The prediction has a mean pLDDT of 83. This is a predicted structure of a 1514-nucleotide RNA (small-subunit ribosomal RNA) from a metagenome.
[in-house]
RNA sequence: AGAGUUUGAUCCUGGCUCAGAACGAACGCUGGCGGCGUGCUUAAUACAUGCAAGUCGAACGUGAAAGUCCUUCGGGAUGAGUAAAGUGGCGCACGGGUGAGUAACACGUAGGUGACCUGUCCUAUUAUGGGGGAUAACAGUAAGAAAUUACUGCUAAUACCGCAUAAGUAAUAGACGGUUGGAAACGACUAUUAGAAAGAUGGCCUCUAUUUAUAAGCUAUCGUGAUAGGAGGGGCCUGCGGACCAUUAGCUAGUUGGCGGGGUAAAGGCCCACCAAGGCGAUGAUGGUUAGCCGGUCUGAGAGGAUGAUCGGCCACACUGGAACUGAGACACGGUCCAGACUCCUACGGGAGGCAGCAGUAGGGAAUAUUGCGCAAUGGGGGUAACCCUGACGCAGCAACGCCGCGUGAGUGAGGAAGGCCUUCGGGUUGUAAAGCUCUGUCCUUAGGGAAAAAUGGUUUAUGUACUAAUAAUAUAUAAAUUUGAUGGUACCUUAGAAGAAAGCACCGGCUAACUUCGUGCCAGCAGCCGCGGUAAUACGAAGGGUGCAAGCGUUGUUCGGAUUUAUUGGGCGUAAAGGGCGUGUAGGCGGGUAAUUAAGUCAGGUGUGAAAUCUCGGGGCCUAACCCCGAAAGUGCGCCUGAAACUGGUUACCUAGAAUCUCGAAGGGGGAUAGGGAAUUUCGCAUGUAGGAGUAAAAUCCGUAGAGAUGCGAAGGAACACCCGGGGCGAAGGCGCUAUCCUGGUCGAGUAUUGACGCUAAGGCGCGAAAGCGUGGGGAUCAAACAGGAUUAGAUACCCUGGUAGUCCACGCUGUAAACGAUGGGCACUAGUUGUUGGUGUUGAAGAGACAUCAGCGACGCAGCUAACGCAUUAAGUGCCCCGCCUGGGGAGUACGGUCGCAAGAUUAAAACUCAAAGGAAUUGACGGGGGCCCGCACAAGCGGUGGAUUAUGUGGUUUAAUUCGAAGCAACGCGAAAAACCUUACCUGGGUUUGAAAUCCCACAAAUUCUGUAGAGAUAUGGAAGUGCCCUUCGGGGAAUGUGGUGACAGGCGCUGCAUGGCUGUCGUCAGCUCGUGUUGUGAAAUGUUGGGUUAAGUCUCGCAACGAGCGCAACCCUUAUCUUUAGUUGCCAGCAUUAAGUUGGGCACUCUAGAGAGACUGCCCGGGUUAACCGGGAGGAAGGUGGGGAUGACGUCAAGUCCUCAUGGCCCUUAUGUCCAGGGCUACACACGUAAUACAAUGGUCGGUAUAAAGGGAUGCGAGCAUGCGAAUGUAAGCCAAUCUCAAAAAGCCGAUCUCAGUCCGGAUUGGAGUCUGCAACUCGACUCCAUGAAGUUGGAAUCGCUAGUAAUCGCGGAUCCGCAUGCCGCGGUGAAUACGUUCUCGGGCCUUGUACACACCGCCCGUCACACCAUGGGAGUUGAUCCCACCUGAAGUCGUGACUCCAACCUGCAAAGGAGGAGAGCGCCCACGGUGGGGUUAAUGACUGGGGUGAAGUCGUAACAAGGUA
Repeated sequence: AGAGUUUGAUCCUGGCUCAGAACGAACGCUGGCGGCGUGCUUAAUACAUGCAAGUCGAACGUGAAAGUCCUUCGGGAUGAGUAAAGUGGCGCACGGGUGAGUAACACGUAGGUGACCUGUCCUAUUAUGGGGGAUAACAGUAAGAAAUUACUGCUAAUACCGCAUAAGUAAUAGACGGUUGGAAACGACUAUUAGAAAGAUGGCCUCUAUUUAUAAGCUAUCGUGAUAGGAGGGGCCUGCGGACCAUUAGCUAGUUGGCGGGGUAAAGGCCCACCAAGGCGAUGAUGGUUAGCCGGUCUGAGAGGAUGAUCGGCCACACUGGAACUGAGACACGGUCCAGACUCCUACGGGAGGCAGCAGUAGGGAAUAUUGCGCAAUGGGGGUAACCCUGACGCAGCAACGCCGCGUGAGUGAGGAAGGCCUUCGGGUUGUAAAGCUCUGUCCUUAGGGAAAAAUGGUUUAUGUACUAAUAAUAUAUAAAUUUGAUGGUACCUUAGAAGAAAGCACCGGCUAACUUCGUGCCAGCAGCCGCGGUAAUACGAAGGGUGCAAGCGUUGUUCGGAUUUAUUGGGCGUAAAGGGCGUGUAGGCGGGUAAUUAAGUCAGGUGUGAAAUCUCGGGGCCUAACCCCGAAAGUGCGCCUGAAACUGGUUACCUAGAAUCUCGAAGGGGGAUAGGGAAUUUCGCAUGUAGGAGUAAAAUCCGUAGAGAUGCGAAGGAACACCCGGGGCGAAGGCGCUAUCCUGGUCGAGUAUUGACGCUAAGGCGCGAAAGCGUGGGGAUCAAACAGGAUUAGAUACCCUGGUAGUCCACGCUGUAAACGAUGGGCACUAGUUGUUGGUGUUGAAGAGACAUCAGCGACGCAGCUAACGCAUUAAGUGCCCCGCCUGGGGAGUACGGUCGCAAGAUUAAAACUCAAAGGAAUUGACGGGGGCCCGCACAAGCGGUGGAUUAUGUGGUUUAAUUCGAAGCAACGCGAAAAACCUUACCUGGGUUUGAAAUCCCACAAAUUCUGUAGAGAUAUGGAAGUGCCCUUCGGGGAAUGUGGUGACAGGCGCUGCAUGGCUGUCGUCAGCUCGUGUUGUGAAAUGUUGGGUUAAGUCUCGCAACGAGCGCAACCCUUAUCUUUAGUUGCCAGCAUUAAGUUGGGCACUCUAGAGAGACUGCCCGGGUUAACCGGGAGGAAGGUGGGGAUGACGUCAAGUCCUCAUGGCCCUUAUGUCCAGGGCUACACACGUAAUACAAUGGUCGGUAUAAAGGGAUGCGAGCAUGCGAAUGUAAGCCAAUCUCAAAAAGCCGAUCUCAGUCCGGAUUGGAGUCUGCAACUCGACUCCAUGAAGUUGGAAUCGCUAGUAAUCGCGGAUCCGCAUGCCGCGGUGAAUACGUUCUCGGGCCUUGUACACACCGCCCGUCACACCAUGGGAGUUGAUCCCACCUGAAGUCGUGACUCCAACCUGCAAAGGAGGAGAGCGCCCACGGUGGGGUUAAUGACUGGGGUGAAGUCGUAACAAGGUA
């Protein structure tokens, strides 16, 4: 620090996901040790049991027992003034727990308190005098189950109560002083009034009394009262700070303030009476939801975000609600009272309780520990102290829950062992890893030693000091001795033993480090995202190997980060989400120049605070680290003081450049009202006139003989204003167009003057706002939703046509929305230009046009710059400033609910659940279009001949069958694989055999091999007989090679599957002209350029131009053949002249033909014209041939998962007495039917008969076969020649000459069938070809549709060859005769190039929308129902404070001899307030509800085809 994911690819926008760190965690697998930490996040649910707050006899009165000892047996002593209870004092308000409530002065921070309190503690001063009356305990009696209570009697105090005293204190009154903005409070003075106390313990005898000694007394310590101050703690008040919702907008009667009281420690409506009517709120009141706050913690570069466990500070709470008492302090966790719920006891009358203390239990939950030890340390309470108490705390236990440290060994060791796995079978890997050898001892076990944490305090001794008469005592200080450890015999050290007991988890497709085999076969499964799995899975499961971390490793959850994805740092709004429809203007925000002043902001310095812990840095201590200790720094904040004055703000004075006013001009469909006008449509009247009109792609509905349409004249009525009219004008936008008049808004130009910042923007508010729509009343010519009819169509609730009502128009209201668009908010300033146009002005110009300059608009192009690109570009989307509005993935949804507005329609504001990994913008390359342009092709057209009809042949489908083997399927399967199915072929079927096999390699045994010949059987096969011994080496035993037979196992074999695992080969687009690359350039990039453009060509052929220049595969050419000539060579070829023959037969010759070698020739080379002086085109000459001369071979990059596993090769899978192999017979030849391809015909351009002429190219030894003979013939017999320019197949046929037939199912046509034969072959039954005789079917030129062909071509005629025993209408070749037509490119098909649109890229056989049906999910409405919570009104009124208290009771004080009275107190009762509770009403919210609405998702469902191309009606 980034990465993956939208696309065929690209850039951008944008979401989703990942890599990091962290955790009080949980779960899975695994687990050796130690140190330090941490451990109910859920039910503030309920709790059994034990413990968690007591202590003091030196405040007080009582006061045992067990045990022991003595005894006179009665008892006594001791225990012991102990235990225990009580009065009293202090403590229990600390410590410990929890986070329910709380959005608040609760918390944090900074202040205030002149509005306050403070037990214990410290300092200082001072005092502690003298009296009184009770009461618990205890004893007795009584009630009760108990808890507990009542009455009577006795008693003490540091308990309680009067009195005295009062420096100081408090209250009241008076006058003075300073402080303060001002007053009270404050200080000092005077007067009056009020109010204190308690003793205890130790010691002593100087003074007094008495007898040692004690008391008064003295003394020490502690305690007590008063006052002042301190420290620490607390109460109250204030500024600022930190959650969400506006679909919560108004809230408030003690409410806001005042005066006077009450109350409190204290200000205050805190409370009360009266008076006033205020107070809060868009800078968010009120309401709702959520939440303890902070230091800090986690993360982050930071700013921030999230969080508030452990530790620390504050707050709140203690079963739920209410209340007070005591006290220095509480409205009190282990106190009281009341109410409620729950639990327990009960004798049913009544009582008891509160773990959110430590352990522990149940429950809940994914989940969180021991009913442990100790007060040794630290701290706390009480006490003079010893000491007691302390689940605070110190320790231990449990838990890998976290962090940190250590170990599971180290060295050596290659036959690279065995085993595993993989393998191309060679090997590789696990792997120095192991074994083996040599060591060490952390940890472990054994034995021994053994800490620090301990210092106080107490006691004893010694020495001082204070007090004192005192060397007593007491207090205090120092020193010494002694005593105290839960942890724990722990840490640590030493000894001996022993490599021994100690490694797992996750991952290995990309992101992301790490790869193979097997299994599985869209199954099982995986998955964080993209996505894997449908028979070769590095993605599932396993194994081997590897990678990462390691006593842990993964998963899940949560937080931050990455995410600049809420953007202060640090984003955007033309088209991706996003500018309000437009204006006006309030609050608010921002604001021109000069000078002065101020100091709020700002800046600087100082100062206080910002607790400790934490973080950072520097040191130090545990062996190290974690951890702990010390110090520093930091703490960005807040307060105070001082200073500066540039900038912002405030105040004051001035200025004119912004803004406004004024004067003079100018243009304009700006707005409103009134009046007028003509053209046209329609309707009506009259007239002329006759058969149509209208409408459409074509029609029909419709109008018209009752007179239409057309034409002429006239009338009526409504709406709109041709030409001018121009990306020209005006307006804020919507919008505005005949003419005139009236009223009226804004704008522009020029210019003296005036005001003096008066400005910009604008949340709310207010106004305007197309069309459609709504209300009331008019109007109604045209057009025209709805509707009707006619067409179209599969349908047509549409497009087209004929009609037609609302509406369109006017007036007055409402609605308030549009793709209200420049998809671009407003204002100001700055930043190259060119050009057009509108309205002004100035200069110049014969004062005309024009030119130049300038201001304000409206357009086009274009630089810099910006932009993802497209594009924008002085009218910015550039560069800056100010203000407003808006956006944050797609869908759900601009929807639901709620609110506001509206008559309604609806508008506005505006979510969530759920679901997806995309949705989207711009541009690129293709493909496609019922888009465009150009061009080509037997593509159409023009022609010739066919197919489709008939019969036959052949292939296919289908059907049939035991089998009818298999493949090929639009063009590009179908006379195709097959250049030959009777057997074989043959792969199929039936039956019969065989199992190392029919053929191959290796091993063992035997035999040479081999030849001849029987029997059984359909044959395969089985079983006999006879002959016969070879070659090489030899140590003569034998061995070897080849062949055969038998056997064992490795293996063979498979036309079995997969052409979608493949190679090779082939088809097709297409012999179409294309397909690419290097370098350069352009672009962020995909890509583009080149290859496009002007011409031209058969051609990306050539040329010109050009940011391209070159090159490659294709085109062309080179190759073969054919057409002409030359030359060489003449046998088997040829014969001009000579000789010869029946015959080029022979001699001779090689001129000619021909053969086959080598050459020549054709190149737009020449001429004319056109064309750009080009390429090239047209014409011509010459030439055998002329513009690639004809034909062939030759097939670019690629497409179709095209075809072929049955030519061959081959991966994988499958079969192995069978899916292999051998044999016989059958089948591939079937036959209601359909299709393709051919053959022959339908006849006279013909048939038949006779005669006659002329080819080319091939084949031939298991062959071609002349000639001769026989047969009507197929053929047969015999047989010459020829391994071929020699012999032979071999006759060419159409043609030509002659004859006949005369338009008929024929002398056409030949199918079919009967008979008789020939040939091949082992064999022609299924199932061959041919011959002869007889038979003589359909068919008289073929519907829709469709095929081939442009010249030696079509058509027509015959000949040959491959395959082959035989079989040709098929296929491949050969020559003979030999046409017609092409105006042309509108249309059909296919193709090429350019361009355009696209939502397609599996590429239009594409994509995709909506209803319906089914399943599931979440959600809205819903008669209602059930809870929760809050409010209002009323009722009730526990306990308790306060008030009252005439009734009841009463020790202390007063009067009094007493009785009694008084003062005062307590209580009952009454009153105010009030918790729980009740009744009625209302708000909010949650759950649920028959039925119902839409939404989302789902595999191949149904109906149509709305959108994307002009998507077929943009």